The prediction has a mean pLDDT of 81. Predicted 3D model of a 72-nucleotide RNA (transfer RNA) from Lotharella oceanica.
RNA sequence: GGCUCUGUAGCUCAGCGGUAGAGCGCUCGGCUGUUAACCGAUAGGUCCCGGGUUCGAAUCCCGGCGGAGCCU
Repeated sequence: GGCUCUGUAGCUCAGCGGUAGAGCGCUCGGCUGUUAACCGAUAGGUCCCGGGUUCGAAUCCCGGCGGAGCCU
C1' cells in the first nucleotide's frame, strides 16, 4: 500500500427498510437469621462520524476514523 470482516446499553451480542431488544451487570422490592442463589420491577443507547438514496435508514450506497485478519 491492497483486500475482507467489524463498530448497537456498563460488558457479550441480536436486530437484514417502518420510531432499538436479550442475557449478564447496576438500582429498588420480595424471599432468607445473614450473604449468595432465586423471583418481580425500574433506569440506562444522538445505533463510531459526515454525506447520499428513500415517504421512511441501525439496516442500502460513498467517504472518513477505530478494531481484527489476510496479501504484498